Predicted 3D model of a 73-nucleotide RNA (transfer RNA) from a Pyrinomonadaceae bacterium. Its mean pLDDT, the model's own confidence on a scale to 100, is 82.
RNA sequence: GCCAUUUUAGCUCAGUUGGUAGAGCACUCGAUUCGUAAUCGAAAGGUCGCCGGUUCAACUCCGGCAAAUGGCU
Repeated sequence: GCCAUUUUAGCUCAGUUGGUAGAGCACUCGAUUCGUAAUCGAAAGGUCGCCGGUUCAACUCCGGCAAAUGGCU
C1' cells in the first nucleotide's frame, strides 16, 4: 500500500427482506431470610463509532472517515 470482517446498554452479544431498539450478566430498589448468599419481581441504563446521501421512514441500503482484528505484498 491492497483486501476482508467487526463497531449496538457498564460487560458479552442478538436485532430476519428498511417500519416504535432487545436479551444475559452487572448495578439500584423491593419480596423472601434472624441476617447474608441464593432465588423471585420491578425499575433504571442507548445521539446503534463519526459525517453525509437515498427514502414517507435507516442499527439495517449507498459513499467517505476513524478505530480494532485477520490476511496479502

Rfam family: tRNA. About the family: Transfer RNA (tRNA) molecules are approximately 80 nucleotides in length.